Background
Predicted 3D model of a 74-nucleotide RNA (transfer RNA) from a bacterium. Rfam family: tRNA. The sequence was found in a public genome assembly.

Parts: sequence; C1' cells; structure tokens
RNA sequence: GCGCCCGUAGCUCAGCGGAUUAGAGCGCCUGGCUUCGGACCAGGAGGUCGUAGGUUCGAAUCCUACCGGGCGUA
Repeated sequence: GCGCCCGUAGCUCAGCGGAUUAGAGCGCCUGGCUUCGGACCAGGAGGUCGUAGGUUCGAAUCCUACCGGGCGUA
C1' cells in the first nucleotide's frame, strides 16, 4: 500500500430486515432494610451511537470519505 473486522453510557456488550421512547449487565447516586457495612429491594442520573457529508418524509442501522484500534497479505 491492499483486503477484512471493530468503534453505541465510566466498563463489557445487544440492537445493524430504516420509524417502537436508544437498551441490558456491572459500576455510580438516593432511599428502604441493617448496630454499621455487604447482600437484597425500590428509584434515579449518565449517550449528540468515532467524525464529516450523502440518500430518505424518516438513519445507530444504507452509501462515501476521513480518524482510531485489530487481523491478514506483499
């Protein structure tokens, strides 16, 4: 250089047949329980879905370029 894969919450990931309100587990915060803590129960915060553009009435999802990471190949 070329080819392929990945990028979504603090972490690990699902969603990638276009419209459900962007979700789960762990973590964090508040309350309950407890002598205190852990465990358990209830509730909550946290995302411009890597960036920019395009297609579309509508994009995390489709197309293009770029950025970052990984694998293969000469």